Context: one part of a larger RNA
RNA sequence: UGACGGGGGCCCGCACAAGCGGUGGAGCAUGUUGUUUAAUUCGACGCAACGCGAAGAACCUUACCACCCCUUGACAUCCACGGAACUUUCCAGAGAUGGAUUGGUGCCUUCGGGAACCGUGAGACAGGUGUUGCAUGGCUGUCGUCAGCUCGUGUCGUGAGAUGUUGGGUUAAGUCCCGUAACGAGCGCAACCCCUAUCCUUAUUUGCCAGCGAUUCGGUCGGGAACUCUAAGGAAACUGCCGGUGACAAACCGGAGGAAGGCGGGGAUGAGGUCAAGUCAUCAUGGCCCUUACGGGGUGGGCUACAAACGUGCUACAAUGGAAGGUACAAAGGGCUGCGAGCCUGUGAAGGUGAGCGAAUCCCAAAAAACCUUUCGUAGUCCGGAUAGGAGUCUGCAACUCGACUCCUUGAAGUCGGAAUCGCUAGUAAUCGCGAAUCAGAAUGUCGCGGUGAAUACGUUCCCGGGCCUUGUACA
Numbered sequence: 001u002g003a004c005g006g007g008g009g010c011c012c013g014c015a016c017a018a019g020c021g022g023u024g025g026a027g028c029a030u031g032u033u034g035u036u037u038a039a040u041u042c043g044a045c046g047c048a049a050c051g052c053g054a055a056g057a058a059c060c061u062u063a064c065c066a067c068c069c070c071u072u073g074a075c076a077u078c079c080a081c082g083g084a085a086c087u088u089u090c091c092a093g094a095g096a097u098g099g100a101u102u103g104g105u106g107c108c109u110u111c112g113g114g115a116a117c118c119g120u121g122a123g124a125c126a127g128g129u130g131u132u133g134c135a136u137g138g139c140u141g142u143c144g145u146c147a148g149c150u151c152g153u154g155u156c157g158u159g160a161g162a163u164g165u166u167g168g169g170u171u172a173a174g175u176c177c178c179g180u181a182a183c184g185a186g187c188g189c190a191a192c193c194c195c196u197a198u199c200c201u202u203a204u205u206u207g208c209c210a211g212c213g214a215u216u217c218g219g220u221c222g223g224g225a226a227c228u229c230u231a232a233g234g235a236a237a238c239u240g241c242c243g244g245u246g247a248c249a250a251a252c253c254g255g256a257g258g259a260a261g262g263c264g265g266g267g268a269u270g271a272g273g274u275c276a277a278g279u280c281a282u283c284a285u286g287g288c289c290c291u292u293a294c295g296g297g298g299u300g301g302g303c304u305a306c307a308a309a310c311g312u313g314c315u316a317c318a319a320u321g322g323a324a325g326g327u328a329c330a331a332a333g334g335g336c337u338g339c340g341a342g343c344c345u346g347u348g349a350a351g352g353u354g355a356g357c358g359a360a361u362c363c364c365a366a367a368a369a370a371c372c373u374u375u376c377g378u379a380g381u382c383c384g385g386a387u388a389g390g391a392g393u394c395u396g397c398a399a400c401u402c403g404a405c406u407c408c409u410u411g412a413a414g415u416c417g418g419a420a421u422c423g424c425u426a427g428u429a430a431u432c433g434c435g436a437a438u439c440a441g442a443a444u445g446u447c448g449c450g451g452u453g454a455a456u457a458c459g460u461u462c463c464c465g466g467g468c469c470u471u472g473u474a475c476a
Stems, first nucleotide, its partner, number of pairs: 001476002003473003007470007015460002019424005026315008034306002042053002064301007073125001077124002079121005086103001089100004107114002127290002130288003136284002138279003141275001143273001148187006154163003167178003193267004198235006208224002212222003238261001241255005317417001321376006333364003338357002342353004383414001388409007430452007
């Protein structure tokens, strides 16, 4: 100087408390351990691994296993020889591949040959998701959006170092004020950026419709430019104003006006460092290792196994509910190998046909909870839907291992969950649907969107994490 203390003081955070809803019990989904296996590829392991890499394993992916094959190789550069490239058909085979066969003879040319491509041959070399993240770059997580981390000059100290950065107030903040052997400065904080909340101007189509007219009653048409919306520019909030507290400061409390008030709400933004944290399997890369194999191609299988254990979720256990009928109101997205209206067929998944739309125009598209009417009457039930039998639809060469969906039947556990434990402070929790990426197909996951919309916070003694000062130490 740090680090640590079941030392002290001050302060903060959904840290506790006060509340609301969960997890832990059930069934299923998913990840992990373990076990099994020819293989169940690999990585990730307290917080900060475990719906994680994976925004999507039937083949492919694929790195694993079995078998069948190749050895200058699937890919790059160089050399020699041959052939344009390319293409048709047949045979063997699980295919890779091997054998046969048809058409084709192009472009440039100094007529030697050359360019692209294909085949054969020799070797230099290729190749490796092999190893080391404790050799590395890059990227990332975490403490933590915590308020800290430093420097120049000066001063103090033999020195390591200290001071500044401590103190009194204050703040979300090393934020600001005052004091002060310090005076200044840098990286962080804040602001500048984006979205959102109010208004104005401009613009008026594909969007809008107040007034006028028409109307097939649909903003549909004429028209309008007001309104909504859209998208570009501006205005607006600054403790600016008033009162009080304070040290005449910074600031804090209350008020006015205002769409918004003291950081208005949200996002992006992550200082110096810590964890030899994570990643050699994104990529790059040193060393080491393999080279008829640890490289390459193919078929099939596996990653989907299943006594058990754990994490994360979904659906429930019902009446604030289930079922039937009727009837409203979104936002944000996506669409040409695409979204697909309407009509017809089918109980349905879907099929047939196919209008419109490269989309403020057309489509996906029905929002759902809510509201109204009826029914069920506390029952393992008209709750719950696992499991199973049968019959189908769709994608795709192909759904056996191993897809999603539909219909009929079947109807399991489950009556609110032990010890323990998690999230959340407002348009939040809870609850309800909608969309997208990935994607042929395959979400209860992920990332977004809106609808309905709470309760509680006395307080900081205690648990956890953090900041500042101080103290002890046989620790570095």
Small-subunit ribosomal RNA, 3' major domain from an uncultured Pseudomonadales bacterium, 476 nucleotides, folded computationally. The coordinates come from a structure-prediction model, not an experiment, and the mean pLDDT is 85.